Context: one part of a larger RNA
């Protein structure tokens, strides 16, 4: 030095575990904010560094309700206390307090700081202190105005939604039309959903009857350097269903202007009126039903919480829930815990009960609003609009034979015997009635709350984060971003003695089932490093 056997150190794999995650389901909630938010700074405890809670009333104050023997958060020690049959701690609801910064709003500022004006109070005055108040925009009212008063906005927030603006990498095996994609990013705005929406629709000789969403039609019809690719709609089947209000004609009232002095025009308010089988005004005739937003009342539901069945034993063992024998409950054999595996030990579970206000649902009452028949062809029925030209854009449609929709520029109608559409255009036919507006449900999403589930993970996994993690640390900054779980059933966490310089470490003793379970703690693999013995060189 090698090999072998035994026994250790180091190391932290593996196994087992789970406080944490992941993905969903069902309900709820879908906002908070000048009555000062979200998020912070600084304080606050007997001792008090951190976390949590709270705010100079500061791990808390008040009221009501619940609960009932212990309690003073994490936090296991000491001190000082509170409470024990109802005013402890604790839980729920409502209220009070709530420093400073922050939209931050009296002015300023290097956030958590500095400095003011006005009113009132204290003070003999100057000065000072305390309390309140003082930003800006918009709207309304008053005013000649300055201004005053009142209301409102702002800022934050995970996704979903609408509008505006809008890439490139990439693909086309290069690349320019094209694609990626109206995606990412950016700006604005809103709601619990948003958007859309009651036919100037779709169809085709038959009809349907607002919108939205799903299945299908269909990778079809189409489009496309006819390349790469892109890609409908109707019909059919479902989900959900709901319809309305104005402008105008006409009439009335008020105001203003014009002149012809009783008319016209403008304007405000009220009545009227709302559609395609055209309707309405106007004239004539009749008169009030169905339905109904909202409001009120009743009942139910919603907090903390209450009640809630049924078992003993033998053996093994440190420990019984295991095993043996014999029982019981079940509208409860979901689950968790207890010294190993418990329906009957504990917490619970099924079931039953309780609950103030607000909210929600159902029912009843009341109730704004709301209907008809005929005639006539005098009036009305949304104009810089429809449409056209030029240039863009949206549609499945890349300018094409290119309808339809939007519009930057230029033009520019008709008025119901009207006008638009049915994929150039024309005719016939059919469908509709633009140029004003509102509208629940079916649909999308989950920062958040409650309950539950998993052929999801189990500490290099699962969130970056099971642990005081967006921390430590890195970077000027934007930003990047870890590692780190497990004694034992119970601390019973090794009194006392010895070695040692020992507040290191160890040997006895003791605890414990176990200490090779000793706070470097379950198991404790390998690499790596020893020790003892045997054999070989």
């Nucleotide at each position: 030095g090698g090999c072998g056997u035994a026994u250790g150190g180091u190391g932290g794999a593996u196994g087992c575990c789970u406080u944490g995650g992941c993905u969903c389901u069902g309900a709820g909630a879908g906002g908070c904010g000048a009555u000062g938010a979200a998020g912070g700074a600084c304080g606050u405890g007997g001792u008090a560094a951190g976390c949590u809670g709270c705010g100079a009333u500061a791990a808390g104050c008040u009221a009501c309700g619940g609960g009932g023997a212990g309690c003073u958060g994490c936090a296991c020690a000491c001190a000082a206390g509170c409470g024990u049959u109802a005013u402890a701690u604790c839980c729920g609801u409502a209220g009070a307090u709530u420093u400073c910064c922050g939209a931050a709003u009296g002015g300023g500022a290097c956030a958590a700081c500095c400095c003011a004006g006005c009113a009132u109070a204290c003070u003999g005055a100057a000065g000072g202190u305390a309390u309140g108040u003082u930003a800006u925009g918009c709207u309304a009212u008053a005013g000649a105005a300055a201004u005053a008063u009142a209301g409102u906005a702002a800022g934050c927030c995970a996704a979903c939604c609408c509008c505006g603006a809008g890439a490139a990498c990439u693909g086309a095996a290069a690349c320019a039309u094209c694609u990626a994609a109206g995606u990412a990013c950016c700006g604005g705005g809103a709601g619990g959903a948003a958007a859309a929406g009651a036919a100037a629709a779709u169809a085709a000789u038959a009809a349907u009857g607002a919108u939205u969403c799903c299945c299908c039609a269909a990778g079809u019809a189409g489009u496309g350097g006819c390349g790469a690719g892109c890609g409908a709609a109707a019909a059919g089947g479902g989900a959900a269903a709901a319809g309305c209000c104005u402008a105008a004609a006409u009439c009335g009232a008020g105001g203003c202007a014009g002149c012809g002095u009783g008319c016209u025009g403008c304007u405000u308010c009220g009545a009227g009126g709302u559609u395609g089988u055209a309707g309405g005004g106007c004239c004539g005739c009749a008169u009030u039903u169905a339905g109904a937003a909202g409001c009120u009342g009743u009942u139910u539901u919603c907090a903390a919480g209450u009640u809630g069945a049924a078992u003993c034993u033998u053996c093994u063992g440190g420990a019984a829930a295991g095993u043996u024998g014999a029982a019981c409950c079940a509208u409860a054999g979901c689950a968790g815990g207890u010294g190993a595996u418990a329906g009957u030990c504990c917490u619970g579970u099924a079931g039953a009960c309780g609950u103030a206000a607000a909210g929600a649902a159902a029912c009843a009452g009341u109730a704004a609003c709301g209907a008809g028949c005929g005639g006539u062809a005098c009036c009305c029925u949304g104009a810089g609009u429809a449409a056209g030209g030029c240039g863009g854009g949206a549609c499945c449609g890349g300018a094409g034979a290119a309808a339809u929709c939007c519009u930057g520029c230029c033009u520019g109608a008709a008025u119901c015997u009207g006008c638009c559409g049915g994929c150039a255009c024309c005719a016939u036919c059919c469908g509709g009635u633009a140029a004003g507006g509102c509208u629940a449900a079916a649909u999308a999403c989950u920062c958040c709350u409650c309950a539950g589930a998993g052929a999801c993970c189990g500490a290099u996994a699962g969130u970056g984060a099971a642990c005081c993690a967006g921390u430590a640390c890195c970077g000027u900054a934007a930003g990047g971003g870890a590692a780190a779980g497990g004694u034992g059933a119970a601390a019973a966490g090794c009194a006392c003695c010895c070695c040692a310089a020992a507040c290191a470490g160890g040997g006895g003793a003791g605890u414990g089932a176990a200490a090779u379970a000793g706070u470097a703690c379950c198991u404790g693999a390998a690499a790596c490093c020893g020790u003892a013995c045997g054999c070989c060189u």
Overview
Model confidence (mean pLDDT): 83 of 100. This is a predicted structure of a 537-nucleotide part of an RNA (large-subunit ribosomal RNA, domain I) from a Sphingobacteriales bacterium. Rfam family: Bacterial large subunit ribosomal RNA.